[in-house]
Parts: sequence; structure tokens; C1' cells
RNA sequence: CUCAUCAUGAGAGGCGGAGGGACCGGCCCUGCGAAGCCUCGGCAACCGUCACCGGGUUCCACCCGGCGAAAGGUGCCAAUUCCGGCAGAAGCCUCGAGCUUCUGGAAGAUGAG
Repeated sequence: CUCAUCAUGAGAGGCGGAGGGACCGGCCCUGCGAAGCCUCGGCAACCGUCACCGGGUUCCACCCGGCGAAAGGUGCCAAUUCCGGCAGAAGCCUCGAGCUUCUGGAAGAUGAG
């Protein structure tokens, strides 16, 4: 940089001591113990592996699609990515650079290349 996904799901213990939720605003979590590190456990199914089904192939190899498993590589285990940030539409209204809902986007996270 490109592509895919982001409303599901899943925490205990030890060390550690004051922060954390990317950024900004809000709103939260936190001495009934934050971040971080370690151990064990779990979730998930992106990659890889395996099983089954369908299709392509005369058959095989292989490829594509679907479904499942979970020993491997990552990831994750408060709150929808916690909510919003930019734009559009609809509705409401105290007519305000207002509020609500929806859609798209931006940014971010994770994986694969």
C1' cells in the first nucleotide's frame, strides 16, 4: 500500500502499584487494585491443517464453493471499534452551527498478501 472483517463470543491466579478505554470531545472503568509482565484457562475461525458434501476435470492431481473440527501461526477475552467527530436523507423542534434515527465515509484495530 491492497483486500477482508469489526452488533456475536470468551477470565481466573501471581507479580505490580496509578492509571486505562488509539487521537479529540463525551461518557465510563479503576486502591473492592489501572497499565505492564508471567502462569493457566477460554473465545473465535483470518492463515495453515484435517474430515465431509457439491461443482469443474473421462479419472486422478489440482482448483472453486459450502459445511464442520480445533492439535499449529496470529488475534482477542468491560461497555457495538463504548458513543460521537465528516457528509447525506428522513423525522422532530424551543427554529439553534439544535435533537433523534438511518445510510455512507474518515480514523483505528486484526488478519492475509
The RNA shown here (SAM riboswitch aptamer (S box leader)) has 113 nucleotides and comes from a soil metagenome.
Rfam family: SAM riboswitch aptamer (S box leader). Rfam links the family to the GO term regulation of gene expression.
The sequence is in RNAcentral, with records from MGnify.
The coordinates come from a structure-prediction model, not an experiment, and the mean pLDDT is 83.